RNA sequence: GCCCCGAUGGCACAAUGGUACUGCGCACGCUUGGAAAGCGUGUUUCCGCAAGGAUCCGCAGGUUCGAUUCCUGCUCGGGGCG
Numbered sequence: 001g002c003c004c005c006g007a008u009g010g011c012a013c014a015a016u017g018g019u020a021c022u023g024c025g026c027a028c029g030c031u032u033g034g035a036a037a038g039c040g041u042g043u044u045u046c047c048g049c050a051a052g053g054a055u056c057c058g059c060a061g062g063u064u065c066g067a068u069u070c071c072u073g074c075u076c077g078g079g080g081c082g
Base pairs, nucleotide, nucleotide: 001081002080003079004078005077006076007075010024011023012022018065025043026042027041028040029039030038045054046053047052058074059073060072061071062070
């Protein structure tokens, strides 16, 4: 220098043009005499008393009514070739 793979919430991962799944962890609750286990709810971030709204898939552009997904460039990590 060239080629391939990867980057998703605190952690580990899935999905693939139509609004991010599951598990772990964590918080609260149920249960218990009290724990553990089990079960339920919640868990990107911001605003809000709440209802709710906006926002998040490495970064920046592009295509599209709509992008985490497709295209281009770049960054970082892993592998291969020379």